[in-house]
Molecule: transfer RNA
Organism: Candidatus Woesearchaeota archaeon CG10_big_fil_rev_8_21_14_0_10_44_13
RNA sequence: GCGGCAAUAGUAUAGCGGUAGUAUGGGGGACUGUGGAUCCCCAGGUCUGGGUUCAACUCCCAGUUGCCGCC
Numbered sequence: 001g002c003g004g005c006a007a008u009a010g011u012a013u014a015g016c017g018g019u020a021g022u023a024u025g026g027g028g029g030a031c032u033g034u035g036g037a038u039c040c041c042c043a044g045g046u047c048u049g050g051g052u053u054c055a056a057c058u059c060c061c062a063g064u065u066g067c068c069g070c071c
Stems, first nucleotide, its partner, number of pairs: 001070007010024004018054001026042005047063005
């Protein structure tokens, strides 16, 4: 220098055009002599900037970061 893959909640990970989910972690409550376990509720996220579309995490372009390969 070229190519491929990845980027979603504090952490891990789904979601292939129509309400962004799950686990764990966090807060509150129930239960308990206390704690743990269990159960219920709540908050919290789409890497950045453009484009296409009625509508984009999703499709296209550019960029950033990380990993891998080629030279």